[in-house]
Molecule: small-subunit ribosomal RNA
Organism: uncultured bacterium
RNA sequence: AGAGUUUGAUCAUGGCUCAGAACGAACGUUAGCGGCGCGCCUAACACAUGCAAGUCGCACGAGAAAGGGCUUCGGCCCCGGUAAAGUGGCGCACGGGUGAGUAACACGUGGGUAAUCUGCCCUCGAGCUGGGGAUAACAUUCCGAAAGGAGUGCUAAUACCGAAUAAGACCACGACCUCGAAAGAGGAUGCGGUCAAAGCUGGCCUCUAUUCAUAAGCUAGCACUUGAGGAUGAGCCCGCGGCGCAUCAGCUAGUUGGUGAGGUAAUGGCUCACCAAGGCUAAGACGCGUAGCUGGUCUGAGAGGAUGAUCAGCCACACUGGAACUGAGACACGGUCCAGACUCCUACGGGAGGCAGCAGUGGGGAAUCUUGCGCAAUGGGCGAAAGCCUGACGCAGCGACGCCGCGUGAGUGAUGAAGGCCUUCGGGUUGUAAAGCUCUGUGGGGAGAGACGAAUUAGUGCGGGCUAAUACUCCGCAUGAUGACGGUAUCUCCUUAGCAAGCACCGGCUAACUCUGUGCCAGCAGCCGCGGUAAGACAGAGGGUGCAAACGUUGCUCGGAAUCAUUGGGCGUAAAGCGCACGUAGGCGGUCCAGCAAGUGGGGAGUGAAAGCCCUCGGCUCAACCGAGGAAGUGCUUUCCAAACUACUGGACUUGAGUACCGGAGAGGGUCGCGGAAUUCCCGGUGUAGAGGUGAAAUUCGUAGAUAUCGGGAGGAACACCAGUGGCGAAGGCGGCGACCUGGACGGAUACUGACGCUGAGGUGCGAAAGCGUGGGGAGCAAACAGGAUUAGAUACCCUGGUAGUCCACGCCGUAAACGAUGGAUGCUAGUCGUCGCGGGUAUUGACCCCUGCGGUGCCGUCGUUAACGCAUUUAGCACUCCGCCUGGGGAGUACGGUCGCAAGGCUAAAACUCAAAGGAAUUGACGGGGGCCCGCACAAGCGGUGGAGCAUGUGGUUCAAUUCGACGCAACGCGAAGAACCUUACCUGGGCUUGAACUGCGAGUGACCACUCACGAAAGUGAGCUUCCGCAAGGACACUCGUAGAGGUGCUGCAUGGCUGUCGUCAGCUCGUGUCGUGAGAUGUUGGGUUAAGUCCCGCAACGAGCGCAACCCUUGUCAUUAGUUGCUACAAUCAGUUGAGCACUCUAAUGAGACUGCCGGUGACAAACCGGAGGAAGGUGGGGAUGACGUCAAGUCAGCAUGGCCUUUAUGUCUGGGGCUACACACGUGCUACAAUGGCCGGUACAAAGCGUCGCAAACUCGCGAGGGGGAGCUAAUCGCAGAAAGCCGGUCUCAGUUCGGAUUGUAGGCUGCAACUCGCCUGCAUGAAGUCGGAAUCGCUAGUAAUCGCGGAUCAGCAUGCCGCGGUGAAUACGUUCCCGGGCCUUGUACACACCGCCCGUCAAGCCACGAAAGCUGGCAGUACCCGAAGUCGCGUACCCAACCGCAAGGAGGGAAGCGCCCACGGUAAGGCCGGUGAUUGGGACUAAGUCGUAACAAGGUAGCC
Repeated sequence: AGAGUUUGAUCAUGGCUCAGAACGAACGUUAGCGGCGCGCCUAACACAUGCAAGUCGCACGAGAAAGGGCUUCGGCCCCGGUAAAGUGGCGCACGGGUGAGUAACACGUGGGUAAUCUGCCCUCGAGCUGGGGAUAACAUUCCGAAAGGAGUGCUAAUACCGAAUAAGACCACGACCUCGAAAGAGGAUGCGGUCAAAGCUGGCCUCUAUUCAUAAGCUAGCACUUGAGGAUGAGCCCGCGGCGCAUCAGCUAGUUGGUGAGGUAAUGGCUCACCAAGGCUAAGACGCGUAGCUGGUCUGAGAGGAUGAUCAGCCACACUGGAACUGAGACACGGUCCAGACUCCUACGGGAGGCAGCAGUGGGGAAUCUUGCGCAAUGGGCGAAAGCCUGACGCAGCGACGCCGCGUGAGUGAUGAAGGCCUUCGGGUUGUAAAGCUCUGUGGGGAGAGACGAAUUAGUGCGGGCUAAUACUCCGCAUGAUGACGGUAUCUCCUUAGCAAGCACCGGCUAACUCUGUGCCAGCAGCCGCGGUAAGACAGAGGGUGCAAACGUUGCUCGGAAUCAUUGGGCGUAAAGCGCACGUAGGCGGUCCAGCAAGUGGGGAGUGAAAGCCCUCGGCUCAACCGAGGAAGUGCUUUCCAAACUACUGGACUUGAGUACCGGAGAGGGUCGCGGAAUUCCCGGUGUAGAGGUGAAAUUCGUAGAUAUCGGGAGGAACACCAGUGGCGAAGGCGGCGACCUGGACGGAUACUGACGCUGAGGUGCGAAAGCGUGGGGAGCAAACAGGAUUAGAUACCCUGGUAGUCCACGCCGUAAACGAUGGAUGCUAGUCGUCGCGGGUAUUGACCCCUGCGGUGCCGUCGUUAACGCAUUUAGCACUCCGCCUGGGGAGUACGGUCGCAAGGCUAAAACUCAAAGGAAUUGACGGGGGCCCGCACAAGCGGUGGAGCAUGUGGUUCAAUUCGACGCAACGCGAAGAACCUUACCUGGGCUUGAACUGCGAGUGACCACUCACGAAAGUGAGCUUCCGCAAGGACACUCGUAGAGGUGCUGCAUGGCUGUCGUCAGCUCGUGUCGUGAGAUGUUGGGUUAAGUCCCGCAACGAGCGCAACCCUUGUCAUUAGUUGCUACAAUCAGUUGAGCACUCUAAUGAGACUGCCGGUGACAAACCGGAGGAAGGUGGGGAUGACGUCAAGUCAGCAUGGCCUUUAUGUCUGGGGCUACACACGUGCUACAAUGGCCGGUACAAAGCGUCGCAAACUCGCGAGGGGGAGCUAAUCGCAGAAAGCCGGUCUCAGUUCGGAUUGUAGGCUGCAACUCGCCUGCAUGAAGUCGGAAUCGCUAGUAAUCGCGGAUCAGCAUGCCGCGGUGAAUACGUUCCCGGGCCUUGUACACACCGCCCGUCAAGCCACGAAAGCUGGCAGUACCCGAAGUCGCGUACCCAACCGCAAGGAGGGAAGCGCCCACGGUAAGGCCGGUGAUUGGGACUAAGUCGUAACAAGGUAGCC
C1' cells in the first nucleotide's frame, strides 16, 4: 500500500467481497510446562445452606450453667465478675454488589455559594459547679401455636431533666469603619434577652485532713461542654459539552413572574395565599425510542468511528411501589412502617422472608469458576490496650479465556536404504528425513536443602518530655512473639532421547500440485465461481504451504471505504438543480478614515485526579507483569499585550443598486369590438348516377336526386401567405385587425440618493395538457363506443360514423421528457462569422456598404475543462457566495402516518425481502422489414429442363433374424461406393478355435511341420497314413504343445486429437513493423476523389513501409519461326491401297523460340491512373480454358482410408467358416434415363472426328449364327496392329396425327456370355407381349459462346455388371433494356438494450411452488396521560373534653408533653371515555424468487404503427 467482481474488450461511475488489527467471547479438532491477568455480556429471574458488622466491663446495673478442686455434705474455692442478655456510647450512611431506572445539572469540564452544613481528626481559647426524677435488665402475673406482647414492682449510669456560670455564640434595637454598582458582606461597639457540661481509669502524697494509708487534692491519659480556625466530606446554583426520530410542531396552570408567609443546613413555586399573564419553541420546545456518565478501551497516518468488561472517579438502585424515623450524615442492600406480588411456617386466629455481598442451587442461554484457606500482609469498625470483627483484602482451586516465556532435542550422517506416492519406466519425490555414530539435560519422575514477603504491638533496656515526683505516661533508639500461601518458589544430586504436535489451507484474490474415485450426482463456496468421464475448486491419498500448544470457524467493532468526503466527493448524459418567480428568518457582502477589542494572534497564571498511552531508569533469569521519575493531555477559566483581517460604533465616498428625463422595438398581459378565407349545416337553381374511402376493399351517402356546380343564409372555431436557430415573457407560454387599460426589458445623455446589495429554509403567488364542479356554447376535430376491413386472433394500426372533451364565464386541480435533462448572483479568461433592438463615426441627395459601443439571440473555435461525448465570454473554464439535491439495483416514488383536494389524485416518504450487479460514455464486430456505392446467370431478357409418366439410382420411413455403418439446409440424398451373386462385409443365423488368422520376446517340453493320399463333414476343420533339415560337436533353424509378457477389435468418444476435406469464395480481402493520435479498448495506414475483374492502379492524405492474398510466373489451346522426320505426311513417279521409291515443302508430331505491352493514333479524363474509338495483327485490352483457395468461420465432415490419447472387451465386442442379408416395399423425397412424337419414327444408301485403351490384354482377315455370340488366331508391348462401325448430318423412300409404324415399361418364352456358382441377385440377344405417358399444379434448376441445346466416342473400377462418374470431339443457337425487386457478397455510413452476436435480446397476464410485507370484521396485550371514586402508612396542621415522673406552685392548678380523633397531601386499587405502540385474524392486495409450463410480441434496428413523459 491494495486486490477480485458488470464488458467481446475499454475508461469512468457504483455497489458487493477479501487481505489487517481487536475481543469479558462461543463452537470444532488437538493439547507438555510455567508466570501474569481475566471469567453470567442472557433472567434487576427465583433462591436451600453457611458466612459477609460489630465492638466497648477503662460509661452502668445485674450476673450464670456446665466443668474442675476441696468438703465437716451445709457448702466453699477455681473457671470468673467470665459467657449470654440488658441500659448506654461509637459504628452500622464506610467497605462490597449491580446498571433496572435516568436524555437529567445525572455525568464531564470550568466557575459560584456574599445562600450552606460537616461526627470522628488537627490547632488555638475558655470551661467542666450543684441537684432531681425515671427506666430496661431483673422479679412476678397474664395473653398467644408461634412471632411476640400486656400489667404490676425494684434499680444504675458518660441515659434523661431543671438550676448556676457565659469568655464567646445567637437574637432584637441604635450608631461607626471597610469592601461592593446594588443587594449585601465583613469588622469594631453600646444596651437588653437566650443557651453548656459527665464522668472514667492509672499514678502519687508537694499542699490540707485524718485511722499513716487513704480521701479531698495533685498529676497523667481518655472522655465531656462552649467558641474561633483548619482539614476532610457533603448540599445547592451557573456557563459550556456529549444519542436517534420532524412519518413527534406546537408545549405549558405552580405553568412564568411578583408580594407575603411557611419550610430547609441553605437559595428557590420547594410549598401555600393573593396579584399579574406570562414562560418555552425550527439554534428543535413537547412527544416517542434508546442509553448509567467519565478517565479510558479498540481501531485509524490523522481527523474521526465504535465502545464504556476487568482498574479508577461520579451517579442511581437494593423483591415492586409509597413513607418517614434516628442520626453529623440516610429517606438507609444484610434498619422501621404501610400496600402489592411471590415463597415459607401455622393450632387458620396469625406470623416470617428479601444473595444486584462471598461461595453455592435451579432456571434462562452459544456461554462464564470453589458451598476452599487465612486475617500472616494492606485497609476498615470498636476499644486506653490486649484484642475482637472484617467472603474488604491476601492467597489457593477450576477454565488454553487472553497476553508472555520455555520445551517436545542438538551435531554428524548418501548405499540418496526400505516403504509410500508419481512416472515419459529413464527416473523423480518423501529426504539428512530415518537408521547408525557422538552429545546435551529445560520440562516430567525420584531424593535432599529451602526462602523474600515481618513492618512492629505488648513487654524489657537506654535517652528525652510532662510532673512536686525517680511514679504514671508520651516520644526516640535497641531488643522483641507472629506466615494463610507452603515444604510452594528456588537450588543441588540421580534418571533416560527416553514420556511431550497439532490444526488449517494448497482455482484466482493468496504462500502452497499431482494421482485416484465421482460424473450438474455426491458435494464445495468469503467474492468470482467449481462438478454434465481426462476436476490442481467435490472425496481420499502422496507431496507442499502457513501458523504452532495451539489452529480453524462463527459473531461483533474499526480499518481498507475519499462508500456521508472538516481534513477529503459529487449533481448536462452514470444517483443527484425545486416547473418558475416574489420574498421572511438566516448566511454572505463595495471604497476611505477613526474608535473599540467580541472573534483572531502572542505571553503569563490556575486547572486538566490516580491508573492507562509515550519516554527514561529500575525489580522479577528474559518477557508479559510491576515500581520510580518525566513528558503529554490539542480542553476550560483567568490576566496582560497587539490591532492586520472579520464583527460592532461613528464619519465620509460613488464604482454595486436605485430614482428622474428623452427615445424607439416587441405574437408580453387583460378587456371590448371588427374582418375575410375555409369546413359543416339549411334554403333555392343547374344536373344525373354514382360519390366517398383504401394497399385493395367494405361499412357509409345517393334516384325521397347525392357527389359536382351556382346563388343566398346560419353558426362555431381557428387566424394561410408575411414567418425567420426572428421577437416578447420569470417560467408555463404568446401569432388576423383596431381601440382602451397595463407590466417588463433596452438605448442615450445628464442630475439625484448613498451600499439602500446577493441569495433565500419555511411562506406566498403563477403554473401546458388532461381532469373535476356550475352555467352557457358546439362548426370542425375527436378518447369512450358502434360498424367495416386486416389478421391465426386484432378489444390495435387503416376506413365510415360518433359522445364526453376541445370553446366561453366562474371556481378547483398543481402535475409533465414543466428539458438547455445544465439553480441564482458577481468578477475574470483568444477570436471568426451571422442575426434582432438602440446609438456613435466616415461617406452619401438619400438608402445601403464599411468601422465601432451597449443589450439580446445563434453557428464554429483557442486556452482550459471533462470518464468520454462534449462545453468553450449565453461556460460544463478560473474563483467567490447563497439555496436545493444525491449516496448500488429491485421492492418503490409504493405501504403506513400526516397534510392538501369534491373526486381523480398530489406532497412528504420507509421497511421486510431479494440480486452481484443495475447504470454512463466510447470501441470493435454482428445485425436492421436503415441509407449510399458496387459486384455475381442474383433478378430481368432468353434457351433447355425438374416438379406429372415409366424405369434406374440414392435417402427417409416401414419391415426384417439381419436389412452393417457413416453423411442431414445451401455445403446429406447416381454421397464414402472408380462398380455388394461368393469374396468384398463391417450385419444376421448356424458350425468351429482360444497366446488365437497375422506380429515381437522369454522360459520349459516335443520332433515334427508343409505338401500329398484316404475317411468323415456344408465348409472351416478333425482323424489316419507318409515325413525332418544345417552342423564334427556344442548348438542352431523350423514347427507344435504348455506357461508368461502381450496380440486382436470397422467396439465408444470427430465435443480429447493429427492429417485430409467441404463451405463462405477465386469473394478481395486479412494483417504486421515503426511513427502519429487517443487515459484506454482502439484508431490511422486500409478512409477520401477517380479507376479496375481485383486493397488493380493514380492522385490526395500523419503516415511511411512490409507480409499473406489479387495479378504475373506454370500447363493447355489459338498464329508464326527454327530444329527434327518414324510408325506421321505426300507437291513427284508407280500402285487396288502412303503399298513402294523419293522427299520433309505442307499437315502433323514435340522440343525450343517469337508474338500482345494499352506498345501506336484520336478522343474523354486532373497534364494522372484509366476508359472509349481506331490502325495493324492469327490473337486486343485478363485472348479462351486449367492448376493455384489469404486471415479466418461453421466444436462443419471423417476414430469405418490412415494415424492417435483415454475408456471398454479378452473361450469374445477377437478369429475361421456354410448360408442369408446389405437387392425387402403400403409410401415420401432427391438425382437421373427414356418418352409423350412429324425439326419426328422406321427402312435403305452415304460422309466427316477427337481423345483414349490393349500381352492376366486388344484382337483383324476368314467362317457359323437372325442376333447376343461361337470358332479362328494374322498383327500388336502400339503415331506401325487392334478396340473402331462414330452419331447427329446428307440422299432417297415410307408413316399422316392415332395412345399411332409414337412410347417402350411389364410379362412369357428361347438363347448367349462371364464366373466354383447367375434361385434369392448379373449383363446381353431373338421372338412374343405393348403399361403409364398427348409436354406436366404450387413451386423450382442450369446456362452469356464454340456456351446452352443436341449427337455419338473413349476411359477408370471391373471375371461379369454403367441411364452413374471422369474425359473426348461433331452440329451449334437465343438473349442481356437494365439494377426497382428476390438471393448471396464487398466497401463506406447510421441505429442498437445484440456479443452464444436477430435462429439475438426481451415484456406482461395466467398456471405451480415458496418467502417476506400491506389491508381487514374483529380478538388480545402493553405504555403513558385525563376525569372522578377509594384513601394504607406517614410527615405536617388542628387537637379546650382522654393520659402524664422531672419545672413553677402549699394546694387547687399551671407550663409542658403524649394519645385518640379530625383535616390537607398521597401509594396501591377502582370506574369512564379516549390516545399511542405491539401480537394475532377468515379473507384479500400487490411484491420478490424459482433450467426447460400457457398465451401472445409491447420494447431494443425506421423493432416492422418512431419511442418516451